Record summary
Model confidence (mean pLDDT): 82 of 100. Predicted 3D model of a 73-nucleotide RNA (transfer RNA) from a Candidatus Woesearchaeota archaeon. It matches the Rfam family "tRNA". The family's RNA type in Rfam is transfer RNA.
Formats: sequence, structure tokens, C1' cells
RNA sequence: GCCUCCGUAGCACAGCAGCCAGUGCGACUGCUUCGUAAGCAGUAGGCCGGGGGUGCAAUUCCCCCCGGAGGCU
Repeated sequence: GCCUCCGUAGCACAGCAGCCAGUGCGACUGCUUCGUAAGCAGUAGGCCGGGGGUGCAAUUCCCCCCGGAGGCU
């Protein structure tokens, strides 16, 4: 330098155009317990890496940039 893939909640990920953006773990609160853990119930936390474009509508498609992983030379 070229090719491919990835970037969504603290962490791991799902979500291949429309329904409030979800799941697990974690955190917090409550119930239970003499107490802790486990269990059960609930709450908070994200403007979907940044910028532009297409479109009635984009996390989802296209372009550029940034960052990460792998491969080739």
C1' cells in the first nucleotide's frame, strides 16, 4: 500500500429500511434470610464511532474519515 470483517448500554452481543432499539452478564432498589450467597420482582443506563448522501422513512443502503481484528505484497 491492497483486500475482507468489525465499531449498538459498564462488558459480551442481537437487531439484513418502518412497531417505544433489545437479550445475557453486571450495577442499583425491594422481597426473602439472624446475616451473606442463591432465588424472585423491579429500576436506571444507549441521541446505534464521526460527517455527508439516497429515500416518505436509515442502527440497517451508499461515500469519506477515525479506531480495531485478520489476510496479501